This is a predicted structure of a 480-nucleotide part of an RNA (small-subunit ribosomal RNA, 3' major domain) from an uncultured bacterium. It matches the Rfam family "Bacterial small subunit ribosomal RNA".
Context: one part of a larger RNA
RNA sequence: UGACGGGGACCCGCACAAGCGGUGGAUCAUGUGGUUUAAUUCGAAGAUACGCGAAGAACCUUACCGGCCCUUGACAUACCAAUCGCGGACUUAAGAGAUUAAGUCUUUCACUUCGGGUGGAUUGGAUACAGGUGCUGCAUGGCUGUCGUCAGCUCGUGUCGUGAGAUGUUGGGUUAAGUCCCGCAACGAGCGCAACCCUUACCUUCAAUUGCCAGCACGUUAUGGUGGGAACUUUGAAGGAACUGCCGGUGAUAAGCCGGAGGAAGGUGGGGAUGACGUCAAGUCCUCAUGGCCCUUACGGGCCGGGCUACACACGUGAUACAAUGGUAACUACAAAGAGCAGCGAUGGAGCAAUCUUCAGCAAAUCUCCAAAAGUUACCUCAGUUCGGAUUGUACUCUGCAACUCGAGUACAUGAAGUUGGAAUCGCUAGUAAUCGUAGAUCAGCGCGCUACGGUGAAUACGUUCCCGGGUCUUGUACA
Numbered sequence: 001u002g003a004c005g006g007g008g009a010c011c012c013g014c015a016c017a018a019g020c021g022g023u024g025g026a027u028c029a030u031g032u033g034g035u036u037u038a039a040u041u042c043g044a045a046g047a048u049a050c051g052c053g054a055a056g057a058a059c060c061u062u063a064c065c066g067g068c069c070c071u072u073g074a075c076a077u078a079c080c081a082a083u084c085g086c087g088g089a090c091u092u093a094a095g096a097g098a099u100u101a102a103g104u105c106u107u108u109c110a111c112u113u114c115g116g117g118u119g120g121a122u123u124g125g126a127u128a129c130a131g132g133u134g135c136u137g138c139a140u141g142g143c144u145g146u147c148g149u150c151a152g153c154u155c156g157u158g159u160c161g162u163g164a165g166a167u168g169u170u171g172g173g174u175u176a177a178g179u180c181c182c183g184c185a186a187c188g189a190g191c192g193c194a195a196c197c198c199u200u201a202c203c204u205u206c207a208a209u210u211g212c213c214a215g216c217a218c219g220u221u222a223u224g225g226u227g228g229g230a231a232c233u234u235u236g237a238a239g240g241a242a243c244u245g246c247c248g249g250u251g252a253u254a255a256g257c258c259g260g261a262g263g264a265a266g267g268u269g270g271g272g273a274u275g276a277c278g279u280c281a282a283g284u285c286c287u288c289a290u291g292g293c294c295c296u297u298a299c300g301g302g303c304c305g306g307g308c309u310a311c312a313c314a315c316g317u318g319a320u321a322c323a324a325u326g327g328u329a330a331c332u333a334c335a336a337a338g339a340g341c342a343g344c345g346a347u348g349g350a351g352c353a354a355u356c357u358u359c360a361g362c363a364a365a366u367c368u369c370c371a372a373a374a375g376u377u378a379c380c381u382c383a384g385u386u387c388g389g390a391u392u393g394u395a396c397u398c399u400g401c402a403a404c405u406c407g408a409g410u411a412c413a414u415g416a417a418g419u420u421g422g423a424a425u426c427g428c429u430a431g432u433a434a435u436c437g438u439a440g441a442u443c444a445g446c447g448c449g450c451u452a453c454g455g456u457g458a459a460u461a462c463g464u465u466c467c468c469g470g471g472u473c474u475u476g477u478a479c480a
C1' cells in the first nucleotide's frame, strides 16, 4: 500500500421487510448429468453451464458410427502435353448411391500485328502443395460474460517522507453520481458520471396520398363510395417546450432540500443505446484469424444407411392444469407492431375439420395475412365433474425425392396423473406484476423456445435491526 475480520461508523440496491404471482408435488415440452449404444458428434460447469452455441438434427445440415468408393484430390496457385469449347438436356447398361461405360441433341470462346501468338476453359501427367469442425483459449488476435451503469480509476507539476509511498481523491454539508458547494499544501488535468444520440408524452408551422371527413353537394340497402375540403385524426420533416426558471420555507449569505403556482410533462419526466482502470490464466483454436504440434492412399474427400430423437433414474428452465373471479354454447365490440411475388392470398364453392378448389387484389398508409381476454344471454352446481387433458386406437390433411426409425395438423373414440404442492427457493415498485392474445426472424415443413407488439390492469414499501452484494472513512492483523 492492499486484502481480510462472526471489528466500528456512514450510505446504497426488489438485499431484507410490506405485498402480488410463481418454482419445488402432477402430466407434457426442452436442456443437462448419468446409463446405454456401432455411434448416441463437440463445446458450455457456483453466482457468470443447464429452452446455452442451435434465428429451427427426417435427407441435407453433420462435425459421430457402419459399409462402399477416391488419392494433386471437392477447393487455390505454378509447370508440361493434348483439345477448342465449356456447359446444358436426355437415353441405355451395372450399382444402395458415389461412380463407371456407351450414345443422342443443342452450342461451336475472346483479343489478334492473321504469324497461329497471347489469354481463357477443359482433360491427362508429374511435383511443389491443397485439405483437417485434429490438439493446445495455460502460446494468441478479435469478440463475449461477470463484478456493475457500481462510482470509481489515474496522471502532470508542487509539497511531505531516508524509502515503500502519501497528499490531491481526506474533512463539513449535499447528490442517483469523485454531483455540486465550502474548507484545506496543494494547483490543475485525463478516463469514467452527467449532457450531446434514439424513442415516448404536449404544442406550433409546413406538407396532404394510398391516410383523414367538420362544413357543402351527389349517390347507396349500406360504406369517405364520388365531387370536393386541409379543419380534425394520422403520417413525417423542421421548430418550441423543463432550466430548480418563478414564489414561500429551510440551510452557512453556499450547494442543495421541502412545499406551492403555472404546465401536457417537475426536479435525471418514462424507456433505450452507451459498460472507466481492472478482476476471474473466466468463455470461445467448432464463426473468423493465427504461433506451435500432429495426420497426409488419411485424423483429407465423396456417397448410402444409421445416430445426434436411446431410457431404470437425478437436476435446471418452461407449457398446461387441478376449476365457479370457472367451463361449454350462442351472439357481439375494440389494437399495436410486423411480414408478403418460388410470396400474402380476399370473395364464392366443397368438406364436421385440418384443408382443397376458384381465382380478385397487392412489390403494398391502397390489397392480404388479422385478434383474444373483456361484454350480453343460456346451461353446468362442487363431483375426479360439462374440471383436466396425458396416453392409445381408427380415419384423414399438408409440406417434401422421401414422414418406418423421426414432422406438424384435423376428426371421431379413449379420458391417465392432478383437489394448490415438504424442506427450500425465484421474479416484480406502475402502465410495473399478473393476465389476454398478435406478429417476426430462422424456415419446404416443424417451437410450449426466443425477439418484438399492443389489450385489460393491481397490491405494497412502517422501516434499515437482520440475510446477500456493493461503496466511503477508520481500526486490528503472525496474510501478500
Stems, first nucleotide, its partner, number of pairs: 001480002003477003007474007015464002019428005026320008034311002042053002064306007073129001077128002079125006087106008109119003131295002134293003140289002142284003145280001147278001152191006158167003171182003197272004202240007212229002216227003243266001246260005322421001326380006338369003343362002348357003387418001392413007434456007
The coordinates come from a structure-prediction model, not an experiment, and the mean pLDDT is 83.
The RNAcentral record of the full RNA draws on ENA and SILVA.